The prediction has a mean pLDDT of 85. The part of an RNA shown here (small-subunit ribosomal RNA, 5' domain) has 518 nucleotides and comes from an anaerobic digester metagenome. The full RNA is in RNAcentral, with records from SILVA. Rfam family: Bacterial small subunit ribosomal RNA. Rfam links the family to the GO terms structural constituent of ribosome and ribosome.
Context: one part of a larger RNA
RNA sequence: GGAUGAACGCUGGCGGCGUGCUUAACACAUGCAAGUCGAACGGAGCGAUGACACGGACUCUUCGGAAGAAGUGUUAUGGCUUAGUGGCGGACGGGUGAGUAACACGUGAGCAACCUACCUUUUGCAGGGGAAUAACCCUGGGAAACCAGAGCUAAUACCGCAUGACGUACACGGGAGGCAUCUCUUGUGUAUGAAAGGAGCAAUCCGGCAAAAGAUGGGCUCGCGUCCGAUUAGGUAGUUGGUGGGGUAAGGGCCUACCAAGCCGACGAUCGGUAGCCGGACUGAGAGGUCGAUCGGCCACAUUGGGACUGAGACACGGCCCAGACUCCUACGGGAGGCAGCAGUGGGGAAUAUUGGGCAAUGGGGGGAACCCUGACCCAGCGACGCCGCGUGAAGGAGGAAGGCUUUCGAGUUGUAAACUUCUUUGGGGAGGGACGAAGAUGACGGUACCUCCAGAACAAGCCACGGCUAACUACGUGCCAGCAGCCGCGGUAAUACGUAGGUGGCGAGCGUUAUCC
Numbered sequence: 001g002g003a004u005g006a007a008c009g010c011u012g013g014c015g016g017c018g019u020g021c022u023u024a025a026c027a028c029a030u031g032c033a034a035g036u037c038g039a040a041c042g043g044a045g046c047g048a049u050g051a052c053a054c055g056g057a058c059u060c061u062u063c064g065g066a067a068g069a070a071g072u073g074u075u076a077u078g079g080c081u082u083a084g085u086g087g088c089g090g091a092c093g094g095g096u097g098a099g100u101a102a103c104a105c106g107u108g109a110g111c112a113a114c115c116u117a118c119c120u121u122u123u124g125c126a127g128g129g130g131a132a133u134a135a136c137c138c139u140g141g142g143a144a145a146c147c148a149g150a151g152c153u154a155a156u157a158c159c160g161c162a163u164g165a166c167g168u169a170c171a172c173g174g175g176a177g178g179c180a181u182c183u184c185u186u187g188u189g190u191a192u193g194a195a196a197g198g199a200g201c202a203a204u205c206c207g208g209c210a211a212a213a214g215a216u217g218g219g220c221u222c223g224c225g226u227c228c229g230a231u232u233a234g235g236u237a238g239u240u241g242g243u244g245g246g247g248u249a250a251g252g253g254c255c256u257a258c259c260a261a262g263c264c265g266a267c268g269a270u271c272g273g274u275a276g277c278c279g280g281a282c283u284g285a286g287a288g289g290u291c292g293a294u295c296g297g298c299c300a301c302a303u304u305g306g307g308a309c310u311g312a313g314a315c316a317c318g319g320c321c322c323a324g325a326c327u328c329c330u331a332c333g334g335g336a337g338g339c340a341g342c343a344g345u346g347g348g349g350a351a352u353a354u355u356g357g358g359c360a361a362u363g364g365g366g367g368g369a370a371c372c373c374u375g376a377c378c379c380a381g382c383g384a385c386g387c388c389g390c391g392u393g394a395a396g397g398a399g400g401a402a403g404g405c406u407u408u409c410g411a412g413u414u415g416u417a418a419a420c421u422u423c424u425u426u427g428g429g430g431a432g433g434g435a436c437g438a439a440g441a442u443g444a445c446g447g448u449a450c451c452u453c454c455a456g457a458a459c460a461a462g463c464c465a466c467g468g469c470u471a472a473c474u475a476c477g478u479g480c481c482a483g484c485a486g487c488c489g490c491g492g493u494a495a496u497a498c499g500u501a502g503g504u505g506g507c508g509a510g511c512g513u514u515a516u517c518c
Base pairs, nucleotide, nucleotide: 001518002517003516004515006514007513008512009511010510013390014389015388016387017386018385019383020382021348026346027345028344030343031342032341035088036087037086040085041084043082044081045080046079048077049076050075051074052073053072054071059066060065095301096300097299105225106224107223108222109221110220111219114218115217119214120213121212122211123210124209125208127161129159130158136151138149139148140147141146167192168191169190170189171188172187173186174185175184176183177182197206198205199204227273228272229271234264235263236262239261240260241259242258243257244256245255246254276298277297278296279295280291281290282289283288303324304323305322306321307320326337327336328335329334354380356379357378358377362376363374364373365372366371393423394422395421396420403414404413405412406411427459429454430453431452432451433450437445462507463506464505465504466503467488468487469486473502474501475500476499477498483490484489
């Protein structure tokens, strides 16, 4: 000198774009952050229409009766709402950096050892049955959370059967290839193994099943790279390898039984410390050094530890179970909870924001759609936290006014500075118009940006320094005191070094200080 997610002191006009718990992965009140589909299904509730039954207001009456509104019940149809069954999504999106020195990450390869819902392409299929169960109703238990028993019912829920190959497994045969195990292709036989309907008058559309391929996303393996300590030198028993078996989507001590005694290590094993990694950021002429906030990719975690279930995918932040700590409710028997989502609170700290608006845009989930949900996101609010831009006026103006300060008392300086004259109107104020972002409709932002007009220099400058380094000097006060200080050093009676004032220098809505890196 540059830089910062900064903080502190003094000061502070406006706008744009960014950015904002670096500390306690400390504890959390409250609200919201993941739902959706009634075109999968049976109900329940509500209101509508039609039919039937009951009902009887009002009216007419020849007093016999006729006609029959409201209402109630049953049934049918279609409508709205939806707790439940069912489907898809809650594995994405969002947060954090605790752990991790590791195939975690980066880079380059490999899988002849693998999976992939939704999406795309292609081929074919969808026949016929069954048994339940929630909801509902009844009974009971419980303070509650909720639970138990009996009865009924539906499905794109569940279970058999049939059909079914180009799948899978095995056996036999032919061909081709390679990288050791082997791989590909072809033929025959045996075994195994599917399905679901809905909407519509219909056409058709949306779905279902099997198989092949693609795309996307993942899993696994390997080469190389990846901090400090030897005042850590030996470490290791599923340890290293083999065989049989199991397990997985898949190779593998991944697991297990047996057998062998190996395996790693001064080219630093093991142990200890520290740390998420990278694209990148800062600095530097570069080499390099330091860092890893925001944004993007990967990983890990979700109160602590462990576990599996479901599923195409999790060992699952707003799912389940167990244990621990903590908090809350309780009728003391038992229950409920998890902000490292967005706001917000307490605490810690030098220090870091609103319990805001909207789904208008982009994107995501569900749905045939309308649409619903979306603290992702888009906006607004707060903070000079950063960068950039603008303003606080411009030109003229000497009797060099007054005042201040200094003075050798002559004057010098502040100083064209002010006053004064002329002019302009950015920001701010008032009035009017008023967007782009949106494709046909739909705009939170927002009556915002922007445009036009009006008034009026009006409302808008500070901070630090002035001994040398280092641009900038005098006076007074103080008297080794009070104090200053980055280094050298100032201060003990004329201090350009302390304090104040005038002046000057520097930067300027900032200026200084502190911390850290180069």